[in-house]
Context: one part of a larger RNA
RNA sequence: GAUUGUACGCUGGCGGCAUGCUUUACCCUUGCAAGUCGAACGGCAUUCACGGGGGCAACCCUGGUGGCGAGUGGCGAACGGGUGAGUAAUAUAUCGCAACAUGUCCGGAAGUGGGGGAUAACGUAGCGAAAGUUACGCUAAUACCGCAUAUGCCCUGAGGGGGAAAGGAGGGGAUCGUAAGACCUUUCGCUUUCGGAGUGGCCGAUAUCAGAUUAGCUAGUUGGUGAGGUAAAGGCCCACCAAGGCGACGAUCUGUAGCGGGUCUGAGAGGAUGAUCCGCCACACUGGGACUGAGACACGGCCCAGACUCCUACUUGAGGCAGCAGUGGGGAAUAUUGGACAAUGGGCGCAAGCCUGAUCCAGCCAUACCGCGUGGGUGAAGAAGGCCUUCGGGUUGUAAAGCCCUUUUGUUGGGAAAGAAAUCCUGCCGGCUAAUACCCGGUAGGGAUGACGGUACCCAAAGAAUAAGCACCGGCUAACUUCGUGCCAGCAGCCGCGGUAAUACGAAGGGUGCAAGCGUUACUC
Numbered sequence: 001g002a003u004u005g006u007a008c009g010c011u012g013g014c015g016g017c018a019u020g021c022u023u024u025a026c027c028c029u030u031g032c033a034a035g036u037c038g039a040a041c042g043g044c045a046u047u048c049a050c051g052g053g054g055g056c057a058a059c060c061c062u063g064g065u066g067g068c069g070a071g072u073g074g075c076g077a078a079c080g081g082g083u084g085a086g087u088a089a090u091a092u093a094u095c096g097c098a099a100c101a102u103g104u105c106c107g108g109a110a111g112u113g114g115g116g117g118a119u120a121a122c123g124u125a126g127c128g129a130a131a132g133u134u135a136c137g138c139u140a141a142u143a144c145c146g147c148a149u150a151u152g153c154c155c156u157g158a159g160g161g162g163g164a165a166a167g168g169a170g171g172g173g174a175u176c177g178u179a180a181g182a183c184c185u186u187u188c189g190c191u192u193u194c195g196g197a198g199u200g201g202c203c204g205a206u207a208u209c210a211g212a213u214u215a216g217c218u219a220g221u222u223g224g225u226g227a228g229g230u231a232a233a234g235g236c237c238c239a240c241c242a243a244g245g246c247g248a249c250g251a252u253c254u255g256u257a258g259c260g261g262g263u264c265u266g267a268g269a270g271g272a273u274g275a276u277c278c279g280c281c282a283c284a285c286u287g288g289g290a291c292u293g294a295g296a297c298a299c300g301g302c303c304c305a306g307a308c309u310c311c312u313a314c315u316u317g318a319g320g321c322a323g324c325a326g327u328g329g330g331g332a333a334u335a336u337u338g339g340a341c342a343a344u345g346g347g348c349g350c351a352a353g354c355c356u357g358a359u360c361c362a363g364c365c366a367u368a369c370c371g372c373g374u375g376g377g378u379g380a381a382g383a384a385g386g387c388c389u390u391c392g393g394g395u396u397g398u399a400a401a402g403c404c405c406u407u408u409u410g411u412u413g414g415g416a417a418a419g420a421a422a423u424c425c426u427g428c429c430g431g432c433u434a435a436u437a438c439c440c441g442g443u444a445g446g447g448a449u450g451a452c453g454g455u456a457c458c459c460a461a462a463g464a465a466u467a468a469g470c471a472c473c474g475g476c477u478a479a480c481u482u483c484g485u486g487c488c489a490g491c492a493g494c495c496g497c498g499g500u501a502a503u504a505c506g507a508a509g510g511g512u513g514c515a516a517g518c519g520u521u522a523c524u525c
Base pairs, nucleotide, nucleotide: 001525002524004522007520008519009518010517013372014371015370016369018367020364021330026328028326030325031324032323035075036074037073040072041071043068044067048066049065050064051062052061053060054059082283083282084281091208092207093206094205095204096203100200101199102198105196106195107194108193109192110191111190112189113147115145116144122137123136124135125134126133127132153162154161155160167188168187169186170185171184172183175182176181209255210254211253216246217245218244221243222242223241224240225239226238228236258280259279260278261277262273263272264271265270285306286305287304288303289302308319309318310317336362338361339360340359344358345356346355347354348353375405376404377403378402385396386395387394388393411461412460413459414458415457419452424446425445426444427443428442429441430440431439469514470513471512472511473510474495475494476493480509481508482507483506484505490497491496
């Protein structure tokens, strides 16, 4: 000199933009943070709306319709969000490799036939303080289980053997049917399989902090054979056999630490660092375990143990903010128990839509960076006052006053965007089709949708009106005098000032430097 996720002291007008528990991975009240689908299913608890029936009326009945609590089922909940405790290599970075998996998505091939038995909800009867739970009975499915079939697929001793599925919705001319519907067609699904994309698992090489006041370490240890296990190679696990493997190119042990892109500094080499943003990893009260699933050994899932907190009728039960806010505690120190799904993105759904503390916004803080303002011109009697004085004057100082202007910002009043075109509706054309229906694609037109917010921005009105501090002035280092004090009080980054004329202490006048900031402290180069 530069820098900071800084803090403290004094001071403080506005706007833009960004950041904001670095400490106790300490404990947590409360609310919210993951749901959705009635176009899978049986149904109808409920305010509501519509239809039908009854009633003079109030109202009653009816799942018939829009819908829908609880339930079965599907998909999601493994993403998104947080934190950095652990980890010195099971990680990260870069470059490679072969023995793998893959829901949804894309492309191709083949199917989607025919049956069965349950169970929740519900009803009845109980138990328990509660959480919850038991028995009996009824019922459905895209829930569950056989049978058939097998282009691909799997196993094989090459003969053969094994293995699948589910329906839903829209529309409809002829034919059949009492009706439901069969049937046809479109679409969304379902099953098997091949390939792809993207994602993930595994392996190797090289690099990645300090300590030798850590020198030897190792028994599933190193390798082989066989069996097991996994999606998959492998001592991954097991039986047997051999006696190996690593190490001064630092093994082992100890301490510290998430890694990288980057960031800060520096001419560079390098040094320091790893907040915000992006990629990877690890963790989710502490320790362990598996279940489900395409995917977890799962933050807002389960089981066991532990510590802690809460409830209890004392027998038992409930919980996990390192999600967003917020409280306590710790600390020099770090914000609102806010708004909205309007946009972007995600989950579910045919869609409408619902959910989304992701996200977008607003609030707080001069915490950083950037921009603007606190007025402009004129004005010498060089006013008054202050300070100094050699008492002549000098200085504050064009500074003020006065006169003439302007109106950024602020105040008040008007106007007023972009972020929003998709979904949706209507018309036309094309495709599908028996079809002018439904559906899909294209195109034209129409209407609706904004948290921020009456915000940005623009116009007008009045009026200099609403807006300057902080540190320093002995040398380094830009800036000097007077008074007070008298080795006292005090200053100080270093040298050093202060003991009666202190440009170094305290104050005043003046000056210098920065400026909505200025100084100090701390860290790094």